Molecule: c-di-GMP-I riboswitch aptamer
Organism: Desulfobacterales bacterium
RNA sequence: AAUAUGAAAAGCCAAACUAUUCGAAAGAAUGGGGCGGAAAGUCACGGGUCUUUUUGAUACGGGUGGGGGUUUAAUUACCUCUUACCUAUUAGGUCUUAGAUAGCCGGACUGCCAUU
Numbered sequence: 001a002a003u004a005u006g007a008a009a010a011g012c013c014a015a016a017c018u019a020u021u022c023g024a025a026a027g028a029a030u031g032g033g034g035c036g037g038a039a040a041g042u043c044a045c046g047g048g049u050c051u052u053u054u055u056g057a058u059a060c061g062g063g064u065g066g067g068g069g070u071u072u073a074a075u076u077a078c079c080u081c082u083u084a085c086c087u088a089u090u091a092g093g094u095c096u097u098a099g100a101u102a103g104c105c106g107g108a109c110u111g112c113c114a115u116u
Stems, first nucleotide, its partner, number of pairs: 004115003012037002017032006035103001041109003045106003048101004056095003060092001061087004065082006
């Protein structure tokens, strides 16, 4: 210096929970704590998951009209279809943007001890 491995020792990190602070939230910082970890060191590059008080889009949704079916005294009620029209919000969904997660997985970079 390189490859692979983790039996020991010395140290290292620190989940849940908890206190304070920050944030709209996901979550983060510090202290306590200790489930675990040989990269649980660093980086949001790919995928996943999470957030909505970041950005934009979309008729998934909603409403109107029309067709069909069942039903009713009755366009009365319900179901269903859609080549049409309206609606971008006081709501929700989806995508995008933004944010979070490196202790979800992959990837990149770096690294302690010991053995080989």